Context: one part of a larger RNA
RNA sequence: CUGGGCGUAAAGCGUGCGCAGGCGGUUUUGUAAGACAGAUGUGAAAUCCCCGGGCUUAACCUGGGAACUGCAUUUGUGACUGCAAGGCUAGAGUACGGCAGAGGGGGGUAGAAUUCCACGUGUAGCAGUGAAAUGCGUAGAUAUGUGGAGGAAUACCGAUGGCGAAGGCAGCCCCCUGGGUCGAUACUGACGCUCAUGCACGAAAGCGUGGGGAGCAAACAGGAUUAGAUACCCUGGUAGUCCACGCCCUAAACGAUGAUCACUAGGUGUUGGGGAAGGAGACUUCCUUAGUACCGAAGCUAACGCGUGAAGUGAUCCGCCUGGGGAGUACGGCCGCAAGGUUAAAACUC
Numbered sequence: 001c002u003g004g005g006c007g008u009a010a011a012g013c014g015u016g017c018g019c020a021g022g023c024g025g026u027u028u029u030g031u032a033a034g035a036c037a038g039a040u041g042u043g044a045a046a047u048c049c050c051c052g053g054g055c056u057u058a059a060c061c062u063g064g065g066a067a068c069u070g071c072a073u074u075u076g077u078g079a080c081u082g083c084a085a086g087g088c089u090a091g092a093g094u095a096c097g098g099c100a101g102a103g104g105g106g107g108g109u110a111g112a113a114u115u116c117c118a119c120g121u122g123u124a125g126c127a128g129u130g131a132a133a134u135g136c137g138u139a140g141a142u143a144u145g146u147g148g149a150g151g152a153a154u155a156c157c158g159a160u161g162g163c164g165a166a167g168g169c170a171g172c173c174c175c176c177u178g179g180g181u182c183g184a185u186a187c188u189g190a191c192g193c194u195c196a197u198g199c200a201c202g203a204a205a206g207c208g209u210g211g212g213g214a215g216c217a218a219a220c221a222g223g224a225u226u227a228g229a230u231a232c233c234c235u236g237g238u239a240g241u242c243c244a245c246g247c248c249c250u251a252a253a254c255g256a257u258g259a260u261c262a263c264u265a266g267g268u269g270u271u272g273g274g275g276a277a278g279g280a281g282a283c284u285u286c287c288u289u290a291g292u293a294c295c296g297a298a299g300c301u302a303a304c305g306c307g308u309g310a311a312g313u314g315a316u317c318c319g320c321c322u323g324g325g326g327a328g329u330a331c332g333g334c335c336g337c338a339a340g341g342u343u344a345a346a347a348c349u350c
Base pairs, nucleotide, nucleotide: 004321005320006319007304008303012318014201015200016199017198021194022193023192025088026087027086028085029084030083031082033081034080035077036076037075038074039073040072041071042070049065050064051063052062053061054060091191092188093187094186095185096183097182098181099180103177104176105175106174107173108172109171110154115149116148117147118146119145120144121143125136126135162169163168206247207246208245209244210243211242215241216240220236221235222234223233258317259316260315261314262313263312266295267294268293269292270291271290272289273288274287275286276285277284278283299306300305323350324349325348332343333342334341335340
């Protein structure tokens, strides 16, 4: 190097875009770099292998042959790969017409609820728990009525639903904007797939500056519980949670399942689009396409299970794994304000 693997045993980068690289539809002509065939030269001897010979045999020595799978030159072939030129439309894309959607950014606005403030009514409790206590309340609470302030989140619809590359996205309206899918025609003519390095995005927590602060709530304080209780329960409560800008870059970032393409029984539901038939209509049935779920043929799997959305059968490209601990640690590099992240060992030990 080849050979084995990656849902749960070690192993799919959190996700995308994408340069180099790798791989690449169909057809014609040319070329001859790869490839294949022939020839010539060379490939020292010894060794190895085959057939003989010499020491009583063997090891050993020795003659001949083969081999030396290589390299160079040359002649040829033109299927395949490459290269050059030309064509095609089944891949990919563009135009056109529809459609659905919590896709993203900005602005505005609505109602319910919690809290707080003011005033009215009203009186002795309220709150809380397994039970209590801390706490609040005669300086008038809780309850109830009216008015006001402010922040955050959007009940029902709501789904086994939808959208997004992933993280994620939910009241309503407006503005800006990305993607998808369906349909019939026209156009471009392989423009494609994957992608080391790179670039971008990336929940929560955390960090910086400035705002904001209703509720909730690490830390903290108190009350309980307990042998103790640095907890679970209760009363409070600060960062934070929210906004703007800038960082951080990690998650059980999960479908624990990389991306793309092709092929391989069906059945049931549901979302979006299209078509056909029936019906006065509401609508029903069938077909098709893109999703999203469940059950299952074959097949696969250690089993569990997967099963046209594969973990089946193949192809291309990338990433990753190689006993447990030490350790995702040390050292060094890079990044970061820091917290830390990333890359990543060894001794030793079982």
Molecule: small-subunit ribosomal RNA, central domain
Organism: uncultured bacterium